[in-house]
Molecule: small-subunit ribosomal RNA
Organism: uncultured bacterium
C1' cells in the first nucleotide's frame, strides 16, 4: 500500500497479502563452468586405516652393506668361503633433550568479570626467539638397555648382575639478583627508584666442524643476572534475558587481627574478634542461553540470529584428582569411582572419532574409508630431511551466489494441425517449413605456461672463517588443469509456477454443494475466467514451486513514534512513604551539558576509489566507517550541589459569614397497627374482572383513652454542605472544612504519590437488643398452554439500635489530581466594594468564590466539550494493545463465612465493537387518505344443481396457473376433430421448407377388393417440348406443445390511478449523504400560496383524447311528420316539407368567471346568483421510479441441454366428462313486495349471404314445409321483461321448488353409447333464509327485470362481454379493524419483525 466487519459511511481493531533472507527441506524439472557452502537432530554409539613426533651432530648397545688389514680352508695365485680388527655409511628398541598445554573439533555447561569495552596490577608469572653483561672450574655414584633365572593366557612383570651420557647428585668461583640493616629522592596508601654494609645461591671443560693441531677457532648448545618482545594470570567500572503466580537471601555468611597458601592481591584456607553484608535501581530461587567481531531485515531507531571466517570462553563417554612441565589441572598423558563395549585360559586385562574419512541410529535433512606435503603453516634436526587428515586439491549435492548457453537473419499461400467462432473468420504465427550465416558451450586432435621466491646438488669466483656471488642440473598432488589453436555440426542441451480480486495474465469442453480449490475474501447445488483437462496468455528461466523460521509493512507496545466521555483503557476517594518534579535573586563549584585535542575500538566484513581474474561472483590495496570507551585542555547560558537574600507559590494570626458537614444526648406532632370502651349493622377487603382473607364469637365505619416502632409532609429549589460514600422535624453540647476581608508572621515550608494507612452505599456475617409499617425466602388465591412471575392476602430472615467484620456497585460527570493561559451571554449560593438615596430597603456597577445553562474560536471518528474543557501547555499518579475462554482455573495473599484482591494458557473465530446515514420495523408519536370501520342495503357460508381446483382413482383421467394478486383462469364453445394424454395397428429425408445428384411418369384423377381406418393391392384414363407439376432414391437435413420463465426477449399481473420517484447547478458534511422534496396553510394530488441555501428541471398528478348531459350551425335519406293536400279500418302509405325527434359532421358553453363571508390584501375554502350542467359535471382510455428470481419455453420469438426406424409423423378406439371426499365461484330456491292464468303498454345496443329469414301452413311443443324481403337508419333476428289490468291460489314442504328417475320426440352433425341441446307427458328430492365467520355497494350506484354479441355444426351458456328499464337506504363520526401517504423516535433488523437473537431439553 492492498483486501477482509456494513445496505452504504467514517473511524477503531484484529487477521491477511504484495518484498527481503536462509547452513534450508519438499515436489517436477535439469545442459555447461567458476567461487563459496554441506549433521541446525543423539555432547547418541562407534567396526576399520589414519591424525605427533623428531633428534646418531648428547649415550651406551644391536644389526646390515661397503672398503681396508691380519689370520684359516679351498685351491685355478688372485678369486670363493670363514674368524678377528679398523674405518665408513645405514637402521634403531632404549637412556637422555625438545615437542606433545599448539594446530584441529564440538557448543553439552555456563546469567558468571564467561564475554564485550575501558582502565589497574606500586600485587604478578614467561619455554623457544632477540639484545646486554659475566661465566664455563672440580669430582662423585647410579639406573634403563643388555646378560642369567622366573611369573602370567594375555596385558605386564619380578629378581640377580653389567654399563654411557648434554641423565643424576656433590664442591669451588660470583653480584648488577634473593634477604636482612641504612641514606637520599619521589608518589594516588600499602609504597618506588638509586646508593651503601652484611649474607646466599650456578652450569654440559658438552656435541660436530676447521686449523698453522696438548693449543687456537667457528657454530649449536649450557649457566647467572638485566632490558625487550610475545603469551598468559589477577582485580575494576560500564554493557547485553525471561519470570514477582519467585520478597526476603546469606554462618565463612560481611568486616578486622594474625598465621598458611599461591607466581600474584584477596575468607582463597585456618584460629579468634565484631555483627554485618546483599535486595522493589529485584537480592535470592526458577527457566532459558556459549559471548563477540559480525549476519538478515528496516528510511532509521530498532527488531531478529550467532552457521561458515576471525577474536575470547568452555568441554573431550560421565563424575572427581593430582603429577610433570615455562606453560595442563592436559581430546589422541596417568590415577580413582561409574556406565557402556571388547578380549580372557574366569585369574585378569583393553578401551574412549565434539581430529580425517567412515558405520549404526535418529532425523524432513547434511559428501569420499580420495590425492600430496609441490605451496602456505607447524614440531624436531647444524642440515640433508622426517611428521603433519593443520593445509593445499581432487570427488559428490543447482544447497547458494555468479557468468554462459540451449542460436542469428530472412521467410505468409499468414501452409498443415490444434483450440475456437457469430461459420465471415480468429489465434497459436515469422512460430514452422524453406534460404542463407554463425560456432560460445560440447564432442575429437594438436599445442600449452604460472603456482619453484625457495630447496637439494655439480662447478666457477671471493673472503682466514661463517658468509657472499654466478653459471649447469634436480624439485608439481592439483594436470590428460587453466588457457590457446584446428576439425565437427544448428548439430548435444527448457522448464516450473501462475491465470476470480489483492496480482500480470481467458476462452472451450468435463463435473454438478459431487468430485474437488482456497494465503484472506471466498469458488463448486447443469450455461464455473476460482474445480479437472485442452488451447491460449502472464511470470521466471537452469531452474520453478511449495513448506518452515525471521525481520518489514505493523504508528500491531508507538523514545523518535500512539492512547484512556461513548470504540480496549481513570484506580471508589482521601492521606502520606520512597521517588519524579518544582517560584525570584546573587555568588562559587563544574556533576549533567557543550567543545578542542590524544588514545583505543584487531582483522575480515560494510560504504567509497581504484587494481587483478575475458566479465562477475570471487579476490587484492587505498580511504571512510565503526555513532563507543578512557584521558585531557576550555566555556559556565540552562539543569544540579553548595552557601546567602526575597515574597507573588504555600502556610500562620487577626475580624467577619453560609450551610441536610459529623458525632452524642434530649425532645415534637401528623399518620399506620395493636389493645380497651362507646356507638353501629352486614358485611368488608381487593382487582382489569375474580378469589384467597377478615366479619353476628359483632368486621368494615365512628367516637374516646392508651402502647409501640420507625420515618420526618410544608418550606423544598436545575438550591447548599461534605474528599468520595453520603447528609433533611427541633434543641443543646462537642467538633472538621470551605468562603470572604487584612497584610502583622514564617519565608519555597511545593505539587504528585509505586508500595503503606484510614474511610467507604446497599445486601450480607458474628454477639446483643427491637419489631409499627414494609417486606427476599415460603404459604394460598388469581392470569396463564404451563406461570416456580408480573396482580392479590398473609408472611419469616432483613429493614431499626449497639458493636464488630465484610470492602464490593452503572461507587458514572462511564472525563485521576494540581498549575498557568485562551471571546462572550445568562440564571442563582456566599461574602467584600462602590455609585445613587438624608439614613435604610430596592436597585445599578464591580471583584472573589461555589452551583447550572447556551454558545465563539479551537479540538473531536463523529456525538459532542467549550474559563467547572473533552482547547493550548507543563510536573506525577493509575491504566489499555481483536472477539470468545475470563475477571474464569491454579499458586499466593485477606475473610468467620458468602466471597475479594492478584491472574493465565489451552482451544476457536474473522470477527467483535463506536458513531453517525439510508431504508426497513415497532402491540412509539403526530398529521392525512381509501366502501377500511362505522351508518344502511343485498349476497356468501346451510340445500339442490351448474362450472373450476385439490384429492383420490385410471391405461390415460394431456399440460400450467396456488395467500391477496390460483380455482365460471390459459379455455370467445373437450361427442370425431381440436388433442398436447392412453392403448393398438402403421411409416422412416419424414406430415411440413429449402437445396442438390441420379432415375421415374407407374405421380395424378376415376372405379373395385382386404382392412378400424391409415394404407396395402388391381383395373383404367389422359398426357408434351422446356421454366413447370409430381414419383422413387441418395445427401445436407425436417420435426418435437422435449427440459429449463431461476438463462432470456416480448407480454401481464399486483402494490396502485397510491402521490410520489429523481436530476443538474450551488450549498452543508471528512463521508455515507443531506439540502431541494422539510416548515405554516391548503387540495384529490410533490395541487397551489407563503416562507426557507436553494435556484431549475424530468418522469408521474391535472389537461390535452373518447363517450354521456345543454344549446346552435350544416345536411336531410333507409330516419322524422308540425303545417298544406291525397288516400286508408288502420298504418308518413303518398305529393311534399326541413320546422320537431333523431342521424352525421362543426362550433359554443364551466373559467372559482361574478357577489359575500372566513383567510396573511395569498392559495385556497363556505355560501350565493345566473345556467342544461359548478368547483375534476358522469364514465372510460391512460398505471412514474421501482417491487414480488410474481405468472408464462404450451400465443410467438429465443440461448443452451435432450430425442433422431423417436420424446417426429399418420390412423381407429379411448381418455381430458371417473368419484367416498374437501374447497372456490355462480344458478334456481325456499315463497304472498309471491306462484299461475289471462289482457295491455314502454327500450337501448347489436347481428345477419355456407347468413337473419317475413306473410302462410303443420304440429300442445321443440319444430318442420316454403321461401317475400335484405349484404340492411330500409329486410328480418324481435313477441322486450320487470310494470300494469283483471282472475285464482291463502301459508301448506303447498298451485312454492324443482333436483332425479321413466317413457316419448325435436335438431345439428360421417356419427349423439361412453358424452349434446331442445320439447311433451308422467315422477316431484332437498330446501320454511343458512354457525364461526366473510363479500360487494355511496346514485341513475346498490337491488331488480329482461335484450343483444363474440365462440359455435351443434352445444353442457346458469359463464363471459355489453344494452337498456324499474330503482332506493345510509355515512354521527375516525376510537377500533386492513391498507396506504407525509414528519417524527427507537432499534442489537438489511434476506429488513415471516427479521434478529437468548435458554433449557
Nucleotide at each position: 500500500g492492498a483486501g477482509u466487519u456494513u445496505g452504504a459511511u467514517c473511524a477503531u481493531g484484529g487477521c491477511u497479502c504484495a518484498g527481503g533472507a536462509c547452513g534450508a527441506a519438499c515436489g517436477c524439472u535439469g545442459g555447461c563452468g567458476g567461487c563459496g557452502u554441506g549433521c541446525c537432530u543423539a555432547a547418541u554409539a562407534c567396526a576399520u586405516g589414519c591424525a605427533a613426533g623428531u633428534c646418531g651432530a648428547g649415550c651406551g648397545a644391536a644389526g646390515u652393506u661397503u672398503u681396508u688389514c691380519u689370520g684359516g680352508u679351498g685351491c685355478u695365485u688372485g678369486c670363493a668361503c670363514u674368524a678377528g680388527a679398523a674405518a665408513a655409511a645405514c637402521u634403531u628398541a632404549g637412556c637422555g633433550g625438545c615437542g606433545a598445554a599448539c594446530g584441529g573439533g564440538u557448543g553439552a555447561g555456563u546469567a558468571a568479570c564467561a564475554c564485550g569495552u575501558a582502565a589497574a596490577g606500586a600485587a604478578c608469572c614467561u619455554g623457544c626467539c632477540u639484545c646486554a653483561u659475566a661465566g664455563a672450574c672440580u669430582g662423585g655414584g647410579a639406573c634403563a638397555a643388555c646378560u642369567a633365572u622366573u611369573g602370567g593366557a594375555a596385558a605386564c612383570g619380578a629378581u640377580a648382575g653389567c654399563u654411557a651420557a648434554u641423565a643424576c647428585c656433590g664442591g669451588a668461583u660470583a653480584a648488577c639478583a634473593g634477604u636482612a640493616u641504612u641514606u637520599c629522592u619521589c608518589g594516588c596508601a600499602u609504597g618506588a627508584g638509586a646508593g651503601a654494609u652484611a649474607u646466599u645461591u650456578a652450569a654440559a671443560a658438552g656435541u660436530u666442524g676447521g686449523u698453522u693441531a696438548u693449543g687456537c677457532u667457528a657454530a649449536c648448545a649450557c649457566u647467572a643476572u638485566g632490558a625487550g618482545a610475545u603469551g598468559g594470570c589477577u582485580u575494576u567500572g560500564c554493557g547485553g534475558u525471561g519470570c514477582a503466580u519467585u520478597a526476603g537471601c546469606u554462618a565463612g555468611u560481611u568486616g578486622g587481627u594474625g598465621g598458611g597458601g599461591u607466581a600474584a592481591a584477596g575468607g582463597c584456607c585456618c584460629a579468634c574478634c565484631a555483627a554485618g553484608g546483599c535486595g522493589a535501581c529485584g537480592a535470592u530461587g526458577c527457566a532459558u542461553a556459549g559471548c563477540c567481531g559480525a549476519c538478515c531485515u528496516g528510511a532509521g531507531a530498532g527488531g531478529g540470529u550467532g552457521a561458515u571466517c576471525g577474536g575470547c570462553c568452555a568441554c573431550a563417554c560421565u563424575g572427581g584428582g593430582a603429577c610433570u612441565g615455562a606453560g595442563a589441572u592436559a581430546c589422541g598423558g596417568c590415577c580413582c569411582a561409574g556406565a557402556c563395549u571388547c578380549c580372557u585360559a574366569c585369574g585378569g586385562g583393553a578401551g574412549g572419532c565434539a581430529g580425517c574419512a567412515g558405520u549404526g541410529g535418529g532425523g524432513g535433512a547434511u559428501a569420499u574409508u580420495g590425492c600430496a606435503c609441490a605451496a602456505u603453516g607447524g614440531g624436531c634436526g647444524c642440515a640433508a630431511g622426517c611428521c603433519u587428515g593443520a593445509u593445499g586439491c581432487a570427488g559428490c549435492g543447482a544447497c547458494g551466489c555468479c557468468g554462459c548457453g540451449u542460436g542469428g537473419g530472412g521467410g505468409a499461400u499468414g501452409a498443415c494441425g490444434g483450440c475456437u467462432u457469430u461459420c465471415g473468420g480468429g489465434u497459436u504465427g515469422u512460430a514452422a517449413a524453406c534460404c542463407u550465416c554463425u560456432u560460445u558451450c560440447g564432442u575429437c586432435g594438436g599445442g600449452g605456461g604460472a603456482c619453484a621466491a625457495g630447496g637439494c646438488u655439480c662447478u666457477g669466483c671471493u673472503u682466514g672463517g661463517u658468509g657472499g656471488u654466478g653459471g649447469g642440473g634436480u624439485u608439481g598432488a592439483g594436470g590428460g588443469u587453466a588457457c590457446c589453436c584446428g576439425g565437427u555440426g544448428a548439430a548435444g542441451a527448457a522448464g516450473c509456477g501462475c491465470c476470480g480480486g489483492c496480482u500480470a495474465a481467458c476462452u472451450a469442453c468435463g463435473u454438478g454443494c459431487c468430485a474437488g480449490c482456497a494465503g484472506c475474501c471466498g469458488c463448486g447445488g447443469u450455461a464455473a475466467u476460482a474445480c479437472g483437462u485442452a488451447g491460449g496468455g502472464c511470470g521466471c528461466g537452469a531452474g520453478c514451486g511449495u513448506u518452515g523460521u525471521c525481520c518489514g509493512g505493523a504508528a500491531u507496545u508507538a523514545u523518535u513514534g500512539g492512547g484512556c466521555g461513548u470504540a480496549a483503557a481513570g484506580g471508589g476517594c482521601u492521606c502520606g512513604u520512597a521517588g519524579g518534579c518544582g517560584g525570584c535573586u546573587u555568588g562559587u563549584c563544574g556533576c549533567g551539558u557543550c567543545u578542542g585535542c590524544u588514545g583505543u575500538g584487531a582483522a575480515a566484513a560494510u560504504g567509497c576509489g581504484g587494481g587483478g581474474c575475458u566479465u562477475a561472483a570471487c579476490u587484492c590495496c587505498g580511504u571512510a566507517c565503526g555513532u563507543g570507551c578512557a584521558g585531557u585542555g576550555g566555556g559556565u547560558a540552562c539543569g544540579g550541589g553548595c552557601a546567602g537574600g526575597c515574597u507573588a507559590g504555600a502556610g500562620u494570626g487577626c475580624g467577619g459569614u453560609a450551610g441536610g458537614g459529623g458525632u452524642g444526648a434530649c425532645u415534637g406532632g401528623a399518620a399506620u397497627u395493636c389493645c380497651u370502651g362507646g356507638u353501629g349493622u352486614a358485611g368488608c377487603g381487593g382487582u382489569g374482572g375474580a378469589a384467597u382473607g377478615c366479619g353476628c364469637a359483632g368486621a368494615u365505619a365512628u367516637c374516646a383513652g392508651g402502647a409501640g416502632g420507625a420515618a420526618c409532609a410544608c418550606c423544598g429549589a436545575u438550591g447548599g454542605c461534605g474528599a468520595a460514600g453520603g447528609c433533611a422535624g427541633g434543641u443543646c453540647a462537642c467538633u472538621g472544612g470551605g468562603c470572604u476581608g487584612u497584610u502583622a508572621c514564617u519565608g519555597a515550608c511545593g505539587c504528585u504519590g509505586a508500595g503503606g494507612a484510614g474511610c467507604g452505599a446497599a445486601a450480607g456475617c458474628g454477639u446483643g437488643g427491637g419489631g409499627a409499617g414494609c417486606g427476599a425466602a415460603c404459604a394460598g388465591g388469581a392470569u396463564u398452554a404451563g406461570a416456580u412471575a408480573c396482580c392479590c392476602u398473609g408472611g419469616u430472615a432483613g429493614u431499626c439500635c449497639a458493636u464488630g467484620c465484610u470492602g464490593u456497585a452503572a461507587a458514572c460527570g462511564u472525563u485521576g489530581g494540581g498549575a498557568a493561559c485562551u471571546a462572550g451571554g445568562u440564571g442563582u449560593g456566599g461574602g467584600g466594594u462602590u455609585c445613587u438615596u438624608u439614613c435604610c430597603a430596592c436597585g445599578g456597577a464591580u471583584u472573589c468564590u461555589g452551583c447550572g445553562c447556551c454558545g465563539g474560536a479551537g479540538c473531536u471518528a463523529a456525538c459532542g466539550c467549550a474559563u467547572u474543557a473533552a482547547g493550548u501547555u507543563c510536573c506525577c499518579c493509575g491504566c489499555c494493545u481483536g472477539g470468545g475462554g475470563a475477571g474464569u482455573a491454579c499458586g499466593g495473599c485477606c475473610g468467620c463465612a458468602a466471597g475479594g484482591c492478584u491472574a493465565a494458557a489451552a482451544c476457536u473465530c474473522a470477527a467483535a465493537g463506536g458513531a453517525a446515514u439510508u431504508g426497513a420495523c415497532g402491540g412509539g408519536g403526530g398529521c392525512c387518505c381509501g366502501c377500511a370501520c362505522a351508518a344502511g342495503c343485498g349476497g356468501c357460508g346451510g340445500a339442490g344443481c351448474a362450472u373450476g381446483c385439490g384429492g383420490a382413482u385410471u391405461a390415460a383421467u394431456u399440460c400450467g396457473a396456488u395467500g391477496c394478486a390460483a380455482c365460471g383462469c390459459g379455455a370467445a364453445g373437450a361427442a370425431c376433430c381440436u388433442u398436447a394424454c392412453c392403448a393398438a395397428g402403421g411409416c422412416u429425408u419424414g406430415a411440413c421448407a429449402u437445396a442438390c445428384g441420379c432415375u421415374g411418369g407407374g405421380a395424378c384423377g376415376g372405379u373395385g377388393c382386404a382392412g378400424a381406418g391409415a394404407u396395402g393391392u388391381g383395373c383404367u384414363g389422359g398426357c408434351u417440348u422446356u421454366u413447370g407439376c409430381u414419383g422413387g432414391u441418395g445427401u445436407a437435413c425436417a420435426g418435437g406443445u422435449g427440459g429449463u420463465g431461476c438463462a432470456u426477449g416480448g407480454u401481464u399481473g399486483u402494490c396502485g390511478u397510491c402521490a410520489g420517484c429523481u436530476c443538474g447547478u450551488g450549498u452543508c458534511g471528512u463521508g455515507a449523504g443531506a439540502u431541494g422534496u422539510u416548515g405554516g396553510g391548503u387540495u384529490a394530488a410533490g395541487u397551489c400560496c407563503c416562507g426557507c441555501a436553494a435556484c431549475g428541471a424530468g418522469c408521474g398528478c391535472a389537461a390535452c383524447c373518447c363517450u354521456u348531459g345543454u344549446c346552435u350551425c350544416g345536411u336531410g335519406u333507409u330516419g322524422c311528420c308540425a303545417g298544406c293536400a291525397g288516400g286508408u279500418u288502420g298504418g308518413g302509405c303518398u305529393g311534399g316539407g326541413g320546422a320537431c325527434u333523431c342521424a352525421c359532421g362543426g362550433g359554443a358553453g364551466a373559467c372559482u368567471g361574478c357577489c359575500g363571508g372566513g383567510g396573511u390584501u395569498a392559495a385556497c375554502u363556505c355560501g350565493g346568483a345566473g345556467g342544461a350542467a359548478g368547483g375534476u359535471g358522469g364514465g372510460g382510455a391512460u398505471g412514474a421510479c421501482g417491487u414480488c428470481a410474481a405468472a408464462u419455453c404450451a400465443u410467438c420469438a429465443u440461448g443452451c441441454c435432450c430425442c433422431u426406424u423417436a420424446u417426429g409423423u399418420c390412423u381407429u378406439g379411448g381418455g381430458c366428462u371417473u368419484c367416498a371426499c374437501g374447497c372456490a365461484u355462480g344458478c334456481u330456491a325456499c315463497a304472498a313486495u309471491g306462484g299461475c292464468c289471462g289482457g295491455u303498454a314502454c327500450a337501448g345496443a347489436g347481428g345477419g349471404u355456407u347468413g337473419c329469414g317475413a306473410u302462410a301452413u303443420c304440429g300442445u311443443g321443440a319444430g318442420g314445409u316454403g321461401g317475400a324481403g335484405c349484404g340492411a337508419a330500409u329486410c328480418c333476428c324481435u313477441u322486450a321483461a320487470a310494470g300494469u289490468c283483471g282472475g285464482u291460489c291463502u301459508c301448506a314442504g303447498u298451485u312454492c321448488g324443482g333436483a332425479u328417475c321413466g317413457g316419448g320426440g325435436u335438431c345439428u352433425g360421417c356419427a349423439a353409447c361412453u358424452c349434446g341441446a331442445c320439447c311433451c307427458c308422467g315422477u316431484g328430492a332437498a330446501g320454511u333464509c343458512g354457525g364461526a365467520g366473510u363479500c360487494g355497494c355511496u346514485a341513475g350506484u346498490a337491488a331488480u327485470c329482461g335484450c343483444g354479441g363474440a365462440u359455435c355444426a351443434g352445444c353442457a351458456a346458469c359463464g363471459c362481454c355489453g344494452c337498456g328499464g324499474u330503482g332506493a337506504a345510509u355515512a354521527c363520526g375516525u376510537u377500533c379493524u386492513c391498507g396506504g401517504g407525509c414528519c417524527u423516535u427507537g432499534u442489537a433488523c438489511a434476506c429488513a419483525c415471516c427479521g434478529c437473537c437468548c435458554g433449557u431439553c